[in-house]
Context: one part of a larger RNA
Molecule: small-subunit ribosomal RNA, 3' major domain
Organism: uncultured bacterium
RNA sequence: UGACGGGGGGCCCGCACAAGCGGCGGAGCAUGUGGUUUAAUUCGACGCAACGCGAAAAACCUUACCGGGGCUUGACAUAUAGAUGCAACCCAUAGAGAUAUGGGCCUCUUCGGACAUCUAUACAGGUGGUGCAUGGCUGUCGUCAGCUCGUGUCGUGAGAUGUUGGGUUAAGUCCCGCAACGAGCGCAACCCCUGUCCUGUGUUGCCAUCAUUAAGUUGGGAACUCACAGGAGACUACCUCGGUCAACGGGGAGGAAGGUGGGGAUGACGUCAAGUCAUCAUGCCCUUUAUGUCCCGGGCUACACACGUGCUACAAUGGUCUGUACAGAGGGCUGCGAAACCGUGAGGUGGAGCGAAUCCCAGAAAACAGAUCUCAGUUCGGAUUGAUGGCUGCAAUUCGCCUUCAUGAAGUUGGAGUCGCUAGUAAUCGCGAAUCAGCAUGUCGCGGUGAAUACGUUCCCGGGCC
Numbered sequence: 001u002g003a004c005g006g007g008g009g010g011c012c013c014g015c016a017c018a019a020g021c022g023g024c025g026g027a028g029c030a031u032g033u034g035g036u037u038u039a040a041u042u043c044g045a046c047g048c049a050a051c052g053c054g055a056a057a058a059a060c061c062u063u064a065c066c067g068g069g070g071c072u073u074g075a076c077a078u079a080u081a082g083a084u085g086c087a088a089c090c091c092a093u094a095g096a097g098a099u100a101u102g103g104g105c106c107u108c109u110u111c112g113g114a115c116a117u118c119u120a121u122a123c124a125g126g127u128g129g130u131g132c133a134u135g136g137c138u139g140u141c142g143u144c145a146g147c148u149c150g151u152g153u154c155g156u157g158a159g160a161u162g163u164u165g166g167g168u169u170a171a172g173u174c175c176c177g178c179a180a181c182g183a184g185c186g187c188a189a190c191c192c193c194u195g196u197c198c199u200g201u202g203u204u205g206c207c208a209u210c211a212u213u214a215a216g217u218u219g220g221g222a223a224c225u226c227a228c229a230g231g232a233g234a235c236u237a238c239c240u241c242g243g244u245c246a247a248c249g250g251g252g253a254g255g256a257a258g259g260u261g262g263g264g265a266u267g268a269c270g271u272c273a274a275g276u277c278a279u280c281a282u283g284c285c286c287u288u289u290a291u292g293u294c295c296c297g298g299g300c301u302a303c304a305c306a307c308g309u310g311c312u313a314c315a316a317u318g319g320u321c322u323g324u325a326c327a328g329a330g331g332g333c334u335g336c337g338a339a340a341c342c343g344u345g346a347g348g349u350g351g352a353g354c355g356a357a358u359c360c361c362a363g364a365a366a367a368c369a370g371a372u373c374u375c376a377g378u379u380c381g382g383a384u385u386g387a388u389g390g391c392u393g394c395a396a397u398u399c400g401c402c403u404u405c406a407u408g409a410a411g412u413u414g415g416a417g418u419c420g421c422u423a424g425u426a427a428u429c430g431c432g433a434a435u436c437a438g439c440a441u442g443u444c445g446c447g448g449u450g451a452a453u454a455c456g457u458u459c460c461c462g463g464g465c466c
Stems, first nucleotide, its partner, number of pairs: 009466006016457002020421005027312008035303002043054002065298007074123001078122008089104006107114002125287002128285003134281002136276003139272001141270001146185006152161003165176003191264004196232007206221002210219002235258001238252005314414001318373007330361003335354002340349003380411001385406003389402003427449007
C1' cells in the first nucleotide's frame, strides 16, 4: 500500500432477505454427467462460473474409439530427376468393401508440355503430448462504479494528496468545500428495436363513402390500418414546496410518454497459471510400413446404481366430444407445395400458385358456447409391451420418427433442503426458425391470456465507500 477476519463502528446497493406466486427435491420418461461394464463404450468441460455444456441434429458418413481387411512419397502440398503414355468415365469378374484383373472409350496440345502412372529424394501427415511455453477467442467477479496518469505539494522513504469531507445520484452522477490543478479508460450520451404524432409514397397491403360479389372479389378511393423513408417529441423545459441562493428531491400541470419511458447492443484497470493445443494459429517434445491413411462391421445408444437439467402427470379452475373466434415473427427452388381425390390415421395420388406484403408452410392453442363424466387409481395419468401400417434414406437389427388397434405401470402435490421471478414480469397457451435426407421434451425467437406481493433492511448471501 493492498487483501482477508466466525475484530469494532458508520453509510449504501442487489429477487440478498422479507412479502408473495410458481417450481425442483418423491413418480414415469427425455437428456447430460459420475460410476460400473465393455474389444471400444473417442475426447474435452468439474463450486458459483462443469453436468439439454463444446454437439444449431452419433443408423452409414460424421468419428477422433474398437475389431478385422488394405496402402507406405502416401487421402492432401511444393519441387527435382528418370521411365512409361495415356487419363476421367462406363461395363464385366473376384471380394464385406477398400481394391485387384480384364474389356470398352481413347482427353487437350503451340508437339515444348499440361495431365496421369511407376521409381528415387527432399518431404507430407498426426483430433499424439504440453492451455503451467503461447496467440486469438471466451467465461467470471459485474453493467459492479470503479481503475489510473501528468504537473504541483507533503513525506528521509515505501507512499500520500487529487479519488478524502458535506450533500446528491442508477453512477468517481452532479453541486459545494478543500494543496491541489487538470486529464485518460470506464458511467452517461451518440447506435438499434419499441411507445405518440406529422410529411411523402400507395402495390402484392388497406376499404370510410358510392356501386358490385360467395369472398376487398371487381370498378373505384388515398381517408383509415399497414409498410418503408424523412422529421417532430421529453429537456426537470413549466408551476409549487423543501434544500445552501446549489446539485438535487417531493407534489402538480400539460402530454402518447416524466424524471435513465421500456428492451437490446455496449463489459474499464484487473482477478481466477479460470477454459480452449479437438475451431483456427503456434514454440518445444513425440511419431514416420505408423500415433499417418483407405475400407467394412461394431461402438459413442451398454446399465445393480448416484447426481444435475427438463418434459408429462397426479385431475373437476379438470378430462372427453361438438361447434364458434382472435396472433405475431419466421421459412420456402436439390424448396414450400394449394384445390380435388384415396385412406380411421400417419400418409399417398395430384400438381395449381410462388424466388413470394401476391402463392405455400398454416388448422394457432389456451379462450368462448353447448353436451357429458361426478371424486374413483376413475372417461385422471400415460409409461411399458404386443400387433399393424406410414415416412426418410443404399440401409432403420444393434440404433430413427410417426399412425392405428390393444395393453394400461408408477403416480392421490413430494423429507431435509433448494431455485426462479417486481409487470405486459411470473404463471400458462400455442406458433416459427437454425441444425437437418430423416430425427427436438433441447436451444434461439414470436405472439395470445395475464396475476400476487414488496411493511422494511434486524438477519443470510454477494458487492461498493469511509